[in-house]
RNA sequence: GCCGGUGUAGCUUAGCGGUUAAAGCGCCUCGCUCAUAACGCGGAGAUCGGGGGUUCAAUUCCCCUCACCGGCA
Numbered sequence: 001g002c003c004g005g006u007g008u009a010g011c012u013u014a015g016c017g018g019u020u021a022a023a024g025c026g027c028c029u030c031g032c033u034c035a036u037a038a039c040g041c042g043g044a045g046a047u048c049g050g051g052g053g054u055u056c057a058a059u060u061c062c063c064c065u066c067a068c069c070g071g072c073a
Stems, first nucleotide, its partner, number of pairs: 001072007010025004018056001027043002030040002049065005
């Protein structure tokens, strides 16, 4: 330098055009317990790396860009 992949909550992931973006772990509250853990109820938390475009509508398609990973040179 060229090609490909990934980037969604604190962490790990789901979601491949149409509600208020889902789950596990973690976190907070309450219950249970002498107490802790475990277990059970409830709750907060992501405008989806950034910027444009297409569309009635985009996390999802297209372009540019940034970061990381891999391959080739």
Molecule: transfer RNA
Organism: Candidatus Woesearchaeota archaeon